[in-house]
Context: one part of a larger RNA
Molecule: large-subunit ribosomal RNA, domain I
Organism: Actinomycetales bacterium
RNA sequence: GGCACACGGUGGAUGCCUUGGCACCAAGAGCCGAUGAAGGACGUAGGAGGCUGCGAUAAGCCUCGGGGAGCUGUCAACCGAGCUGUGAUCCGAGGAUUUCCGAAUGGGGAAACCCGGCUGGGGUAAUGCCCAGUCACUGCCGCCUGAACACAUAGGGCGGCAAGAGGGAACGUGGGGAAGUGAAACAUCUCAGUACCCACAGGAAGAGAAAACAACAGUGAUUCCGCUAGUAGUGGCGAGCGAACGCGGAAGAGGCCAAACCGAUCGCGCGUGAUACCUGUCAGGGGUUGCGCGGUCGGGGUUGUGGGACUUCCACGAGUCUGCUGACACAGACUCACGAAGUUACAAAGUCAUGUCAUAGUCGAAAGCCGUGGAAACGGCUGGCACAGAGGGUGACACCCCCGUAGACGAAAUGUCAUGACCUUCGAGGAAGUAUCCCAAGUAGUACGGGGCCCGAGAAAUCCCGUACGAAUCUGGCGGGACCACCCGCUAAGCCUAAAUACUCCUUGGUGACCGAUAGCGGACAAGUACCGUGAGGGAAAGGUGAAAAGUACCCCGGGAGGGGAGUGAAAUAGUGCCUGAACCCGUGUGCCU
Numbered sequence: 001g002g003c004a005c006a007c008g009g010u011g012g013a014u015g016c017c018u019u020g021g022c023a024c025c026a027a028g029a030g031c032c033g034a035u036g037a038a039g040g041a042c043g044u045a046g047g048a049g050g051c052u053g054c055g056a057u058a059a060g061c062c063u064c065g066g067g068g069a070g071c072u073g074u075c076a077a078c079c080g081a082g083c084u085g086u087g088a089u090c091c092g093a094g095g096a097u098u099u100c101c102g103a104a105u106g107g108g109g110a111a112a113c114c115c116g117g118c119u120g121g122g123g124u125a126a127u128g129c130c131c132a133g134u135c136a137c138u139g140c141c142g143c144c145u146g147a148a149c150a151c152a153u154a155g156g157g158c159g160g161c162a163a164g165a166g167g168g169a170a171c172g173u174g175g176g177g178a179a180g181u182g183a184a185a186c187a188u189c190u191c192a193g194u195a196c197c198c199a200c201a202g203g204a205a206g207a208g209a210a211a212a213c214a215a216c217a218g219u220g221a222u223u224c225c226g227c228u229a230g231u232a233g234u235g236g237c238g239a240g241c242g243a244a245c246g247c248g249g250a251a252g253a254g255g256c257c258a259a260a261c262c263g264a265u266c267g268c269g270c271g272u273g274a275u276a277c278c279u280g281u282c283a284g285g286g287g288u289u290g291c292g293c294g295g296u297c298g299g300g301g302u303u304g305u306g307g308g309a310c311u312u313c314c315a316c317g318a319g320u321c322u323g324c325u326g327a328c329a330c331a332g333a334c335u336c337a338c339g340a341a342g343u344u345a346c347a348a349a350g351u352c353a354u355g356u357c358a359u360a361g362u363c364g365a366a367a368g369c370c371g372u373g374g375a376a377a378c379g380g381c382u383g384g385c386a387c388a389g390a391g392g393g394u395g396a397c398a399c400c401c402c403c404g405u406a407g408a409c410g411a412a413a414u415g416u417c418a419u420g421a422c423c424u425u426c427g428a429g430g431a432a433g434u435a436u437c438c439c440a441a442g443u444a445g446u447a448c449g450g451g452g453c454c455c456g457a458g459a460a461a462u463c464c465c466g467u468a469c470g471a472a473u474c475u476g477g478c479g480g481g482a483c484c485a486c487c488c489g490c491u492a493a494g495c496c497u498a499a500a501u502a503c504u505c506c507u508u509g510g511u512g513a514c515c516g517a518u519a520g521c522g523g524a525c526a527a528g529u530a531c532c533g534u535g536a537g538g539g540a541a542a543g544g545u546g547a548a549a550a551g552u553a554c555c556c557c558g559g560g561a562g563g564g565g566a567g568u569g570a571a572a573u574a575g576u577g578c579c580u581g582a583a584c585c586c587g588u589g590u591g592c593c594u
Base pairs, nucleotide, nucleotide: 001593002592003591004590005589006588007587008586009585015579016544017543020515021514022512023511024510025509026508027507028506029504030503031167032166039101040100041099042055043054044053046079047078049075050074051073061095062094063093064092065091066090070083071082072081106115107114108113116135117134118133119132120131121130122129137164138163139161140160141159142158143157144156145155171202172200173199174198175197176196182189186236212219213218223250224249225248226247227246233241234240254496255495256494261299262298263297264296265295266294267293268292269291270290274288276289277286278285279329280328281327282326283325284324304474306439307438308437309436310433311432312431313430314429317336318335319334320333321332322331323330338427339426340425341424342423350422351421352420353419354418355417357415358414359413361409362408363407367382368381369380370379371378383400384399385389391403392402393401445469446468447467448466449465450464451463455481476491477490478489479488480487531538532537551578554565555564556563557562
């Protein structure tokens, strides 16, 4: 030095465990914010620090409920001082307080700091000082004032507004918009209107009640799903891209305006007389109340078997009033009755009652003995409950020990949903006539240039935008894939609209041929921490004594570290470098070989 055996050290694999994750399901919730958010800084307990809670009323204050014996959060003990059946701690609901920064908003600023004005109050002899409130900008509404320029307008001022501003995981709509890649290179093309950036909205958004499809038969808003179909097409006809009709389902809902016409009112122009006008007829009376144009408001009206205005006729509960006077008719307003509808569009606010669910909770069956053991839930014996033998805990494996489970109950307060009442709104028609009027204009369309559609300019319709021209009003227009005719469908240039659909930062409950500490979230632990970076940003490692600390009093060696006794414990080779404790690596002892 090697090999073998034994015993150790180191090391932390493996096994077992789980407080933490992951995925999904169901239900809920789907916004928060100038009444100051999200997120922070700094404080705050009798005692230092981190976390949690809270805010100078500071691990808390008040009220109302629940609950019922201990309590003063946690790491994490210890000491001190207290509270509590006059019901504490704790749990729930509603309030109060809520420093400073932050949209941050009195001004400034290198966030958590500095410096002010005004009003009121406190204090001082007085100033300084302190407290409360208020003071940004924009928008909207009202009032006052008011240029160039007469009216006016711009501008200025005052008052009012839970108006806006900022934040938010994904989902949504819109405005911008790549490249790696594929085409086996690459340029049209593809990736892809993707990633990314910006704006804005909602609990969903967007779309949506045919100027639609279809094809001689018909359908009847939109959205989503399954087919149609990888079809028809498109395409350096390459790579690729890729519909629709129709069918089957989910859901289901339709409405309101503009205009013609009538009335009221305001402004401008015209009209000075009876021949305008005052609802109709007749008589009387009035005297610019009238006519035209424009604005505002109310009525009317909303459609494609074209509709409406307009004219005529029919129908239209009762009462009162008005329309210059009288009679009749007619029209309008109000009240009552009847009927209908309603808060998600179609008008719009709620209040109350009842029930329901949520936010604390309550009740909840049935077992003992012996044995082994440190410990009984194990084994044995004899029983019981079960609408409960889901699960977890308890010194080993418990239906009957504990928490629970099945089942049954429960709310002062706040909210959800449903129903009803109050309440609110409405009374909408029919027929005929077609002479006249209306039916959304810098629109439709056309030319040129683009975009988007399965469609890459193609024969290229349909849809959208830019520039330039620029119609018609129903005998009008648009579409049916250039274009024309016939035929068919539909009525653009205004608006609103639930559901079926997408998503999950979040709450509650549940599930798993999901993980089990190099796994599972980056994070089971002081984790977005330590640490790195000027910064944007990057970003760890690190779980396990024991049933219970019972965490080794006391003695000895040692400066200590550490160890030997003693003691605890079932076990100490379970001693806080602690379950198990593999390998590599390093020793000690013995044997053999060299």